About this RNA
Glycine riboswitch aptamer from uncultured Pseudolabrys sp., 78 nucleotides, folded computationally. Lineage of the source: Bacteria > Pseudomonadota > Alphaproteobacteria > Xanthobacteraceae > Pseudolabrys. Its Rfam family is "Glycine riboswitch aptamer". From the family's description: This family represents the bacterial glycine riboswitch.
RNA sequence: CGCGCGGGAGAGAUCGGUUUUUUGCCGACGCCGAAGGAGCAACCGCCCCCGGAAACUCUCAGGCAAACGAACCACGCG
Numbered sequence: 001c002g003c004g005c006g007g008g009a010g011a012g013a014u015c016g017g018u019u020u021u022u023u024g025c026c027g028a029c030g031c032c033g034a035a036g037g038a039g040c041a042a043c044c045g046c047c048c049c050c051g052g053a054a055a056c057u058c059u060c061a062g063g064c065a066a067a068c069g070a071a072c073c074a075c076g077c078g
Base pairs, nucleotide, nucleotide: 001078002077003076004075006073007072012029014028015027016026017025018024030064031063032062036060037058038057039056043052044051045050
């Protein structure tokens, strides 16, 4: 680093329109941060240059019942 497995949070099951219903789609405002991405730079490296850089920040993306997904942690294997 990869695979398997277990745990794994937050925020409207909002409103309107369309659709026979479910579902899907469109619009509107209100929100979340733990896919990803970006930014600051605490910190680290050899501390000059340079490089690596967060669970912090942003919310482009993603998400706001469940499901899926999910950083991170444990275990096993390569």